Overview: A computed fold for a 518-nucleotide part of an RNA from Telmatocola sphagniphila, annotated as large-subunit ribosomal RNA, domain I. The RNAcentral record of the full RNA draws on ENA and Rfam. Rfam family: Bacterial large subunit ribosomal RNA. Rfam 15.1 lists 51,934 matches to the family in 10,816 species. Its mean pLDDT, the model's own confidence on a scale to 100, is 81.

[in-house]
Context: one part of a larger RNA
RNA sequence: GGCGUGUGGGGGAUGUCUAGGCACUAGAAGGCGAAGAAGGGCGUGGAAGACUGCGAAAAGUCCGGGGGAGCUGUCAAACGAGUUUUGAUCCCGGAAUCCCUGAACUAGCAUACACUGAAUCCAUAGGUGUAUGCGGCGAACGGAGGGAACUGAAACAUCUCAGUACCUCCUGGAAAAGAAAGCAAAAGCGAUUUUCCUAGUAGCGGCGAGCGAACGGGAAACAGCCCAAACCGGUGAAUCUAUUUCGCCGGGGUUGUAGGACCGCAUUUAAGAUUCGAUAGUCUAGCUGAACGCUUCAGGAAUGGGCGACCAUAGAGUGUGAAAGUCACGUAAGCGGCAGACGAAACGACUGAGCGGUAUCCUGAGUAGGACCAUGCACGUGAAACGUGGUCUGAAUCGGCGGGGACCAUCCCGCAAGGCUAAAUACUCUCUAGUGACCGAUAGCGAACAAGUAGCGCGAGCGAAAGAUGAGAAGAACCCCGACAAGGGGAGGAAAGUGAACCUGAAACCACAUGCCU
Numbered sequence: 001g002g003c004g005u006g007u008g009g010g011g012g013a014u015g016u017c018u019a020g021g022c023a024c025u026a027g028a029a030g031g032c033g034a035a036g037a038a039g040g041g042c043g044u045g046g047a048a049g050a051c052u053g054c055g056a057a058a059a060g061u062c063c064g065g066g067g068g069a070g071c072u073g074u075c076a077a078a079c080g081a082g083u084u085u086u087g088a089u090c091c092c093g094g095a096a097u098c099c100c101u102g103a104a105c106u107a108g109c110a111u112a113c114a115c116u117g118a119a120u121c122c123a124u125a126g127g128u129g130u131a132u133g134c135g136g137c138g139a140a141c142g143g144a145g146g147g148a149a150c151u152g153a154a155a156c157a158u159c160u161c162a163g164u165a166c167c168u169c170c171u172g173g174a175a176a177a178g179a180a181a182g183c184a185a186a187a188g189c190g191a192u193u194u195u196c197c198u199a200g201u202a203g204c205g206g207c208g209a210g211c212g213a214a215c216g217g218g219a220a221a222c223a224g225c226c227c228a229a230a231c232c233g234g235u236g237a238a239u240c241u242a243u244u245u246c247g248c249c250g251g252g253g254u255u256g257u258a259g260g261a262c263c264g265c266a267u268u269u270a271a272g273a274u275u276c277g278a279u280a281g282u283c284u285a286g287c288u289g290a291a292c293g294c295u296u297c298a299g300g301a302a303u304g305g306g307c308g309a310c311c312a313u314a315g316a317g318u319g320u321g322a323a324a325g326u327c328a329c330g331u332a333a334g335c336g337g338c339a340g341a342c343g344a345a346a347c348g349a350c351u352g353a354g355c356g357g358u359a360u361c362c363u364g365a366g367u368a369g370g371a372c373c374a375u376g377c378a379c380g381u382g383a384a385a386c387g388u389g390g391u392c393u394g395a396a397u398c399g400g401c402g403g404g405g406a407c408c409a410u411c412c413c414g415c416a417a418g419g420c421u422a423a424a425u426a427c428u429c430u431c432u433a434g435u436g437a438c439c440g441a442u443a444g445c446g447a448a449c450a451a452g453u454a455g456c457g458c459g460a461g462c463g464a465a466a467g468a469u470g471a472g473a474a475g476a477a478c479c480c481c482g483a484c485a486a487g488g489g490g491a492g493g494a495a496a497g498u499g500a501a502c503c504u505g506a507a508a509c510c511a512c513a514u515g516c517c518u
Base pairs, nucleotide, nucleotide: 001517002516003515004514005513006512007511008510009509015503016468017467020439021438022436023435024434025433026432027431028430029428030427031137032136039101040100041099042055043054044053046079049075050074051073061095062094063093064092065091066090070083071082072081108134109133110132111131112130113129114128115127116126141172142170143169144168145167146166152159156206182189183188193220194219195218196217197216203211204210224420225419226418227364231251232250233249234248235247236246237245238244239242256398258363259362260361261360262357263356264355265354271351272350275349276348277347281342282341283340284339286335287334288333292308293307294306295305309326310325311315317329318328319327369393370392371391372390373389374388375387376386379405400415401414402413403412404411455462456461475502478490479489480488481487
C1' cells in the first nucleotide's frame, strides 16, 4: 500500500406512520356588490414576530337558544393580571360596530318626470333637479360577436386542425331551444331537449387527407300558452269639420279539419305551468343512547395470552401507555328547537271552457319572393333545394300563401314575416355526509410545515426546500476533563441513549483495530 472482516463516524436510502392531497358518489347551494363586494393596507393582546380572529365599540359588544366547569385562539411554555354555578370559555341564530382603500363616487351612464332653455318666432339641442336602475368580483357550465396557427394531407395552395385555442359582450342556476309556413310518403307522425341504435350508412371530398347526417325505432322527461288585427266602448289630439285621421285605455280574440270578428242559441264547472299567502317538512346548535371482570407468562403500560361472563335495531370507525362490541368519543335507534333560511305535488287566493249560421271584415310588408355576392346547413357551386346576411328590387290577402333537395304538374303537409314557456341536459369556486384493487413526504395539489411563503425578475410572471424524541419532558439536578467552548465521562430519570443535528438508520466516503498478501 492492497484485499477482507469488525467497531465507530458520516449520510439519510429503506421500512412503518399521517396531520395533507387525488378521484368519485348522494344531497344542498349555485352567487357577492353603491345598504360599498371580492381582494388588500394599517391597526388591534399585559406580550417582540408570524398565523387566526376582529376593526378606533378592534382575539371582541348586545339579545335569544344550546351546553355545564373551567376559561383568557395557535406557533408557545412560563410569568403577570383577571373571569366563572348570579352559568363563564365554547357552539348556533339575530343585532350593533365595521379605520384607509378597492367598481370607489362631491363621479359617469341609461330611463322616466318636472323646471328651464340657444343660434331661431314656435320648437329642438343643451342645462338643472328628483326618482329608479347600472357599473365591479367570481371555478366551470351556456348563448352571442370576432377568430388563428402549429399540425394532417408523408411537400403544398382548395381542404384539415376548427368554428378548436384565444379575445370581447351577456345571462342563469342552469343556459339555449321550443308548441310546425315541421317531418313524411299513399301509411302516417304530432313542440323542444338529451341519450342508445340507425351508421361510420346515405352522402360530401385536390372523390386525396379526411368530414359525416337524416328518416325511422327504443329510452329519459313531458305542458302548453299569450299578444297584434278585425269589432265594441271610453278618452285625448289634429284639421280640408268629414261616413276623416292618429294616439292611449278597457273588452274581444289567437287558428289550418282554417280560425276569429259579426249574427243567433246556451252558460258553470273540468283543468292549471306563472304569481302570492299560510303551512307540513328540511337546514343552520344539540340531547338520550346497551353490555366486563379476575389473574399474571412476559411487559414501562393490557386493548395481547389464560379463565369466567354480558350487550347487540349498536361487532362502522377513531382514541386510550401494544391488538378493546362491553374504557372514552361514537355507532343502531329515538328525540329536539327561541330565532333565521329554504319550502311543497297537499290547502287557500288567482287564471280559466261551448253549439250553429253567414261569406261583409281581420289573421304580423319594404315582409315573402327575385338578381348578384357571401355564409350556415354532413353537403367544398355542384343538378343545390332549405336557412341567414349585404346591395338592388319587390308580391299576394283564404278563390290566399309556404314547403315536400334544380324545375313543372298532380297529390300531400303546413300557415312565415310578434312573444313566453317547467322537466329530462351541462358544470362545481363552495357546504354536508360518505366511498376508494387512489398517493403515502423525490409520492399525492406547487403547497401535510410561516406556501403562492422564502427567494428570483424593472415587469408580465416564475417559484422552492422543509413531516416523525418519548407513553409521559420525566428535555438530563449535581460532579469531573476542557477555555465559563464544542465535545466527552459519571450521576439521576427512563422500557431503552429514544438526548433535542432526536423512530428505523442502507450505500458512497472516512477513521481505528485486526487477518492475509506485497